This is a predicted structure of a 73-nucleotide RNA (transfer RNA) from Ottowia oryzae. NCBI's taxonomy places the organism under Bacteria, Pseudomonadati, Pseudomonadota, Betaproteobacteria, Ottowia.

RNA sequence: GCCGACAUAGCUCAUCCGGUAGAGCGCCUCGCUGAAGACGAGGGCGUGGGAGGUUCGAGUCCUUCUGUCGGCA
Numbered sequence: 001g002c003c004g005a006c007a008u009a010g011c012u013c014a015u016c017c018g019g020u021a022g023a024g025c026g027c028c029u030c031g032c033u034g035a036a037g038a039c040g041a042g043g044g045c046g047u048g049g050g051a052g053g054u055u056c057g058a059g060u061c062c063u064u065c066u067g068u069c070g071g072c073a
Stems, first nucleotide, its partner, number of pairs: 001072007010025004019056001027043005049065005
């Protein structure tokens, strides 16, 4: 330099065809306990990496930029 994949909650990841985004773990509060753990109940307003485009409508499609990883040279 060229090609490809990925970027969504604090972390690891879902989200089949475009229709107002979820799980597990963690964290906080409460119950229980002498206390803690375990267990039970409750708690999520994420500019979906940035910008632009298409569309009535975009996490999802298109373009570009940034970052990470891999391949080729």